This is a predicted structure of a 71-nucleotide RNA (transfer RNA) from a Clostridiales bacterium.
[in-house]
RNA sequence: GCGGAUGUAGUGUAAUGGUAACACAUUAGCCUUCCAAGCUGAGGUAGUGGGUUCGAGUCCCAUCAUCCGCU
Numbered sequence: 001g002c003g004g005a006u007g008u009a010g011u012g013u014a015a016u017g018g019u020a021a022c023a024c025a026u027u028a029g030c031c032u033u034c035c036a037a038g039c040u041g042a043g044g045u046a047g048u049g050g051g052u053u054c055g056a057g058u059c060c061c062a063u064c065a066u067c068c069g070c071u
Stems, first nucleotide, its partner, number of pairs: 001070007010024004018054001026042005047063005
């Protein structure tokens, strides 16, 4: 220099173009003599910038980061 893959919550991951979800974690309450466990809730999320579309996590382009391959 060229090509490819990945990027979603604090962490690990889902989701056929149609209200972004689950587990753990955090936190509030219940339970318990207390703690742990358990139960019921709550908050928090699309790498960035454009485009297509009635509608984009999803499709297209550029760019950034990480990883892999080629030279």
The organism belongs to Eubacteriales, within Bacteria. Rfam family: tRNA. By type it is a transfer RNA. The coordinates come from a structure-prediction model, not an experiment, and the mean pLDDT is 81.